[in-house]
RNA sequence: GGGGGUGUGGCUCAGUUGGGAGAGCGUUCGGUUCGCAUCCGAGAGGUCAGGGGUUCGAAUCCCCUCAUCUCCA
Numbered sequence: 001g002g003g004g005g006u007g008u009g010g011c012u013c014a015g016u017u018g019g020g021a022g023a024g025c026g027u028u029c030g031g032u033u034c035g036c037a038u039c040c041g042a043g044a045g046g047u048c049a050g051g052g053g054u055u056c057g058a059a060u061c062c063c064c065u066c067a068u069c070u071c072c073a
Base pairs, nucleotide, nucleotide: 001072002071003070004069005068006067007066010025011024012023013022019056027043028042029041030040031039049065050064051063052062053061
């Protein structure tokens, strides 16, 4: 230098053929307990890596950039 993969709450990851942004763990509050743990209930937390485009509508499609992994040289 060229090819391919990945990037989504604090962490690990789903997200199907473009239409509701989600799960587990963690965290906060409450219940249970003499207290802690476990368990149960409720809540907060996301510019979907960044920018642009297409579309009535984009995490998803297209282009550019960035980070990281990998292959070729």
Molecule: transfer RNA
Organism: uncultured Lachnospiraceae bacterium